[in-house]
């Protein structure tokens, strides 16, 4: 070199959790890679760190082992930054809504057909008086007004009377008392949520208004502006929870390249 037979390996690995600890169910990444039992109030183990039973392969070259990387999916911590939520403050900064007092810078308004002030006055408003109006009562005026018990006149009728004549007197007719209506100029007396009224006082304030002297302000509607006070909690502080880019560490399947590949018998 060939052949047989074996033995060591091999028939996936990684993470982040669990755990003293290391493997393992479970969950992800990778990507293809024997079966089967166990196992989360977990299972096996102890540093040669899953344990038991089976199979396959087998020192292999398309294969094992062990190293190396300016490669490298995927996890894990973290650390600026950004977006969302949340708890808290939001007195200080800024904003944003309301209030109130200034102020007069801008807009609009008054104002030489005369602002602001100053001076004398009037009016609203009180009481008192007068007038004067409206209301009531009285007084007047008119009208009506009594079966009898109020008058006058009293017809018939009655009565007295010889008579002449006298009486009393109902109805009519006229007429008056009370009382009833009416009138309404002018009398007299009282009242008032009475008055474009008139005269005297009296006016705290505040409004209107007239005159004079003045000669240029005067207001503060809306905007600005300062001061103070309310509100919601926007912006922003601080805590904390998740998401994303981005970095730093750390683990790393997988890739790449490097070196290694056993024993005994025959020929």
């Nucleotide at each position: 070199c060939c052949g047989u037979g074996c033995u060591a390996g091999g028939c996936g690995g990684g993470g982040a959790g669990c755990u003293a600890g290391c493997g393992g169910u479970g969950c992800c990444c990778u990507g293809u890679a024997c079966u089967c039992a166990c196992a989360a109030u977990c299972c096996g183990c102890u540093a040669c760190a899953g344990u038991g039973a089976g199979g396959c392969u087998g020192a292999a070259u398309u294969g094992g082992c062990g190293g190396u990387a300016u490669u490298g999916a995927g996890g894990u911590u973290u650390a600026u930054g950004c977006c969302a939520g949340u708890a808290g403050g939001g007195u200080u900064u800024g904003a944003c809504c309301u209030u109130a007092u200034g102020u007069a810078a801008g807009u609009g308004g008054c104002g030489a057909u005369g602002a602001a002030a100053g001076c004398c006055g009037g009016g609203u408003c009180u009481u008192a008086u007068g007038c004067g109006g409206c209301g009531a009562a009285g007084a007047g005026g008119u009208g009506c007004g009594a079966a009898c018990c109020c008058c006058g006149u009293c017809a018939g009728a009655u009565c007295c009377g010889a008579g002449a004549g006298g009486a009393a007197g109902c109805a009519g007719c006229g007429g008056u008392a009370a009382g009833c209506a009416u009138c309404a100029a002018a009398c007299u007396u009282c009242g008032g949520g009475u008055g474009c009224c008139a005269u005297a006082a009296g006016g705290a304030a505040a409004c209107c208004u007239g005159g004079c002297u003045g000669g240029a302000g005067c207001a503060a509607a809306c905007u600005g502006c300062a001061u103070a006070g309310g509100g919601g909690g926007c912006a922003c502080c601080u805590g904390u929870u998740g998401g994303c880019c981005u970095g730093a560490a750390u683990c790393g399947a997988a890739u790449u390249c490097c070196g290694c590949c056993g024993c005994a018998c025959g020929g």

A computed fold for a 267-nucleotide RNA from an Actinomycetota bacterium, annotated as Bacterial large signal recognition particle RNA.
Its Rfam family is "Bacterial large signal recognition particle RNA". Rfam describes the family as follows. The signal recognition particle (SRP) is a universally conserved ribonucleoprotein involved in the co-translational targeting of proteins to membranes. The family's RNA type in Rfam is non-coding RNA gene.
The sequence is in RNAcentral, with records from ENA.
The source organism's lineage runs through Bacteria, Bacillati and Actinomycetota.
Model confidence (mean pLDDT): 76 of 100.